[in-house]
C1' cells in the first nucleotide's frame, strides 16, 4: 500500500425480506424469603445502534467515506 471481517445497554450477544414499541443473559437498584448471608423469585434503571453523509414514505438493517479492533497478502 491492497483486500476481508467486525462495532447494538457497564460486559457477552440476538435483532427475520428495511416497517411503526430496540431485546435477552449477566451486572446495577428496590422488594419478597431467611435470625442473617448465599441461592431462588418478583419489580425496575440503563441505548442518541462507533462518527459523518447518502438512498428511501420509512435505516440497527442498504450504499459511500472516516475512526477503532481483528485477520490475510505485498
Nucleotide at each position: 500500500g491492497g483486500g476481508c471481517c467486525u462495532a447494538u445497554a457497564g460486559c457477552u450477544c440476538a435483532g427475520u425480506u428495511g416497517g411503526u414499541u430496540a431485546g435477552a443473559g449477566c451486572a446495577g437498584g428496590g422488594g419478597a424469603c431467611u435470625c442473617a448471608u448465599a441461592a431462588u423469585c418478583c419489580c425496575u434503571u440503563g441505548g442518541u445502534c462507533g462518527g459523518c453523509g447518502g438512498u428511501u414514505c420509512g435505516a440497527g438493517u442498504c450504499c459511500g467515506c472516516c475512526u477503532g479492533g481483528g485477520c490475510c497478502c505485498a
Background
The prediction has a mean pLDDT of 81. The RNA shown here (transfer RNA) has 74 nucleotides and comes from Halomonas halmophila. Taxonomically the source falls in Halomonas (Bacteria, Pseudomonadati, Gammaproteobacteria, Halomonadaceae). Its Rfam family is "tRNA".